[in-house]
RNA sequence: GGGCUUGUAGUUUAAUGGAUAGAAUAACAGGUUUCGGCCCUGUUGAUUCGGGUUCGAAUCCCGGCAAGCCCU
Numbered sequence: 001g002g003g004c005u006u007g008u009a010g011u012u013u014a015a016u017g018g019a020u021a022g023a024a025u026a027a028c029a030g031g032u033u034u035c036g037g038c039c040c041u042g043u044u045g046a047u048u049c050g051g052g053u054u055c056g057a058a059u060c061c062c063g064g065c066a067a068g069c070c071c072u
Stems, first nucleotide, its partner, number of pairs: 001071007010025004018055001027043005048064005
């Protein structure tokens, strides 16, 4: 330098172009407990960035950025 793959809560992840983007875990609050843990209830928190296609994009297309792999 070229090619391929991937990018979603702090972390692990789900999602046939049609939703309020779902869950687990973590954090926080409450309950329970003599205290803590376990357990129960609730709350907060995410689509890497820009553009395009479409009535509608996390999803399709183009470009950038980042990570990984291969070739040179």

The RNA shown here (transfer RNA) has 72 nucleotides and comes from an archaeon. It matches the Rfam family "tRNA". It is annotated as a transfer RNA. Its mean pLDDT, the model's own confidence on a scale to 100, is 80.